[in-house]
RNA sequence: UUCACGAAAAGGCAAACCCUGGUGAAAGCCAGGUACGCAAAUAUCCGGGUCUAAAACAGUAAUUACCUGUCAUGACUGCCGGUUUACCGAA
Numbered sequence: 001u002u003c004a005c006g007a008a009a010a011g012g013c014a015a016a017c018c019c020u021g022g023u024g025a026a027a028g029c030c031a032g033g034u035a036c037g038c039a040a041a042u043a044u045c046c047g048g049g050u051c052u053a054a055a056a057c058a059g060u061a062a063u064u065a066c067c068u069g070u071c072a073u074g075a076c077u078g079c080c081g082g083u084u085u086a087c088c089g090a091a
Stems, first nucleotide, its partner, number of pairs: 005089002012038002018033006036078001043083002046081003049076003056070004
C1' cells in the first nucleotide's frame, strides 16, 4: 500500500402512517422535526424479489363512468445479490 475484518475514536445516514407541509392515480417521493437501527443504511434498477395499477385490454353492470381481473413504462438500494466509491486501524 492492497485485500479481508470490525474493537475503539471522530464523524455519517435516518426507520415508523411517527408529526407538519408539498407532490403523485397509487405504491411512493421531497423538505423540516424525531431517532428504530445501520460498517457502506454512499452511488447505481445490472440480476432476482416485493409493492402499486394511472393508461391499455377483457368482463359485468348500465346510459353513466361504478365494480372485477390481467399487466409496468411507475416504485422499493433500510428486501437479497452484483458493480462502484469512501473514514478509522485494535484483534

The RNA shown here (c-di-GMP-I riboswitch aptamer) has 91 nucleotides and comes from a Bacillota bacterium. The model forms 95% of the base pairs in the Rfam consensus. Lineage of the source: Bacteria > Bacillati > Bacillota.